[in-house]
RNAcentral holds the sequence, with entries from ENA. This is a predicted structure of a 76-nucleotide RNA (transfer RNA) from a Planctomycetota bacterium. Its Rfam family is "tRNA". Its family is annotated with triplet codon-amino acid adaptor activity in the Gene Ontology.
RNA sequence: GGCGGCGUAGCUCAGUCGGUAGAGCAAAGGAUCCAUAAUCCUUUGGUCACAGGUUCGAGUCCUGUCGCCGCUACCA
Numbered sequence: 001g002g003c004g005g006c007g008u009a010g011c012u013c014a015g016u017c018g019g020u021a022g023a024g025c026a027a028a029g030g031a032u033c034c035a036u037a038a039u040c041c042u043u044u045g046g047u048c049a050c051a052g053g054u055u056c057g058a059g060u061c062c063u064g065u066c067g068c069c070g071c072u073a074c075c076a
Stems, first nucleotide, its partner, number of pairs: 001072007010025004019056001027043005049065005
C1' cells in the first nucleotide's frame, strides 16, 4: 500500500427492518439506620469520531476524512 472490524453519557456497552437515543457502573440529592455499609427512589449527564450525500425522516444506508485494532506482504 491492500482488506476487514470498531468509534454512542465520565467508564463498560446495547440500540432489531431507517421512525421519541438507552442500560449498568460512576456522580448528585433523598429514604432507611443510633451511625456506616448494603438496599430502595429520584435527578443530572450525548456535536452518536468529523464532513457531505440519499430520504418526509439517518446512530442505522452511501461517499470521503481522521483515530484505534487485526490480517496481509507485491499479487489482481